[in-house]
A computed fold for a 349-nucleotide part of an RNA from an uncultured prokaryote, annotated as small-subunit ribosomal RNA, central domain.
Its Rfam family is "Bacterial small subunit ribosomal RNA". A reference for the family is Yusupov et al. (2001), "Crystal structure of the ribosome at 5.5 A resolution", Science.
Context: one part of a larger RNA
RNA sequence: CUGGGCUUAAAGAGGGUGUAGGCGGAACGGUAAGUACCUUGUGAAAGCCCCGGGCUCAACCCGGGAAUUGCUGGGUAUACUAUCGUUCUUGAGGCAGGUAGGGGUCGCUGGAACCUUAGGUGGAGCGGUGAAAUGCGUAGAUAUCUAAGGGAACGCCUGUGGCGAAAGCGGGUGACUGGGCCUGUACUGACGCUGAGACCCGAAAGCGUAGGGAGCGAACGGGAUUAGAUACCCCGGUAGUCUACGCCGUAAACGAUGCGCACUAGGUUCGAGGGUUCUGACAACUUUCGUGCAGAAGCAAAAGUGAUAAGUGCGCCGCCUGGGGAGUACGGCCGCAAGGCUAAAACUC
Numbered sequence: 001c002u003g004g005g006c007u008u009a010a011a012g013a014g015g016g017u018g019u020a021g022g023c024g025g026a027a028c029g030g031u032a033a034g035u036a037c038c039u040u041g042u043g044a045a046a047g048c049c050c051c052g053g054g055c056u057c058a059a060c061c062c063g064g065g066a067a068u069u070g071c072u073g074g075g076u077a078u079a080c081u082a083u084c085g086u087u088c089u090u091g092a093g094g095c096a097g098g099u100a101g102g103g104g105u106c107g108c109u110g111g112a113a114c115c116u117u118a119g120g121u122g123g124a125g126c127g128g129u130g131a132a133a134u135g136c137g138u139a140g141a142u143a144u145c146u147a148a149g150g151g152a153a154c155g156c157c158u159g160u161g162g163c164g165a166a167a168g169c170g171g172g173u174g175a176c177u178g179g180g181c182c183u184g185u186a187c188u189g190a191c192g193c194u195g196a197g198a199c200c201c202g203a204a205a206g207c208g209u210a211g212g213g214a215g216c217g218a219a220c221g222g223g224a225u226u227a228g229a230u231a232c233c234c235c236g237g238u239a240g241u242c243u244a245c246g247c248c249g250u251a252a253a254c255g256a257u258g259c260g261c262a263c264u265a266g267g268u269u270c271g272a273g274g275g276u277u278c279u280g281a282c283a284a285c286u287u288u289c290g291u292g293c294a295g296a297a298g299c300a301a302a303a304g305u306g307a308u309a310a311g312u313g314c315g316c317c318g319c320c321u322g323g324g325g326a327g328u329a330c331g332g333c334c335g336c337a338a339g340g341c342u343a344a345a346a347c348u349c
Base pairs, nucleotide, nucleotide: 003321004320005319006318007303008302012317014201015200016199017198021194022193023192025088026087027086028085029084030083031082033081034080035077036076037075038074039073041071042070049065050064051063052062053061054060091191092188093187094185095184096183097182098181099180103177104176105175106174107173108172109171110154114150115149116148117147118146119145120144121143125136126135162169163168206247207246208245209244210243211242215241216240220236221235222234223233258316259315260314261313262312263311267293268292270290271289272288273287274286275285276284298305299304322349323348324347331342332341333340334339
């Protein structure tokens, strides 16, 4: 390279927007670049292969042919691809009317719990554990009541449920704002799919500056346990956790399953809509989108999967190629740093 693969064996990039490129719906016509056929020139000789001949044979040599799968000029064909033109509506989008939602950003605000402070009652313990101790408490703790202050998180509703591209999103309310779904359509007329680079988003931890700091709590101190105990348990407790702005760019970033389209039994749950029938809430039937469950065929090494495919096909991208060495070294790029991205070899089994 060809091939074969990527849920769990090595392998889907954490997610998106989109450039180049690749691929691309229906009809008619023009051209004839690709394509097919015929043909011109060329494709040195030798060699290989075939036929014939010469050295007594062979090696070797001589003659002829074929081959040289290519390039080039001309002609013909026009199904497909391409290209140009015209047209179309089913893909895609637009428009109109509805609709559900923890989708996003900013502001305002509420109650429970907790802590602190001040005051009242009260008077000896409290706390903690397997049992204890460290710790707190007559300078009045724990308990209980009142008031004030503070920060963080939002119980029930809550769901096997909803929304978002993913990360993720949950008290209430206002402003601004993104996307989806359904129904209708007299509009545009292939405007599409994917997407190397690129750009943007990206949990937690971590970093910078300025704030904030109730609870929790790496590190750290102490008490236990133990042979030891740099732990598990207990008492404390700093960074951090929170806010603003700026970095970092990773994860079992998981459905360990890239995106899009088409096709291939039925059944059932929940969520958001539409339609039919009925005076009517329901109910019943039907239909679109989403979300789960079990399951036919098929697929699969099996587990399983099974219209939300891992089935049957097409398009495009990413990735894999025995284990260790190693996601390391070196180099480059990025970063304040921590480190990230890219990524070997020797050697060894």